[in-house]
RNA sequence: GCGCGUGUAGCUCAGUUGGUAGAGCACUCGACUGAUACUCGAGCGGUCGAAGGUUCGAAUCCUUCCGCGCGCA
Numbered sequence: 001g002c003g004c005g006u007g008u009a010g011c012u013c014a015g016u017u018g019g020u021a022g023a024g025c026a027c028u029c030g031a032c033u034g035a036u037a038c039u040c041g042a043g044c045g046g047u048c049g050a051a052g053g054u055u056c057g058a059a060u061c062c063u064u065c066c067g068c069g070c071g072c073a
Stems, first nucleotide, its partner, number of pairs: 001072007010025004019056001027043005049065005
């Protein structure tokens, strides 16, 4: 330099043919206990890597760029 894959909550990930974003863990509060732990309930948390384009509507489609991984040279 070229090709492919990937980027979504603090972490690990889902989101399947475009319809307005979720789970587990973590964290906070509560219940339970003599007190912890376990368990249960509730809450908190993301303008989806960036900028444009298409569309009534984009995490999803298109373009460019950035980070990471793999391969080729």